Transfer RNA from an uncultured Clostridia bacterium, 72 nucleotides, folded computationally. It was read from a public genome assembly. Model confidence (mean pLDDT): 81 of 100.
RNA sequence: GGUCCUAUAGUUUAGUGGUUAGAACGAUGGCCUCUCACGCCGUAGACGCGAGUUCGAUUCUCGCUAGGAUCA
Numbered sequence: 001g002g003u004c005c006u007a008u009a010g011u012u013u014a015g016u017g018g019u020u021a022g023a024a025c026g027a028u029g030g031c032c033u034c035u036c037a038c039g040c041c042g043u044a045g046a047c048g049c050g051a052g053u054u055c056g057a058u059u060c061u062c063g064c065u066a067g068g069a070u071c072a
Stems, first nucleotide, its partner, number of pairs: 001071007010025004018055001027043005048064005
């Protein structure tokens, strides 16, 4: 340098264009307990960036950035 893949919460991830983006672990508040842990009920937290298509984009297209695979 060429080709291809990936990017969603602190982490691992679901989401085949439409009603509030969902879960697990983690964090945190409460209940329980003499206390901790376990258990139960809550809360906060995310679509890499920029354009385009569309009535409508996490989803489709292009570019950039980052990571990865492969070829040279």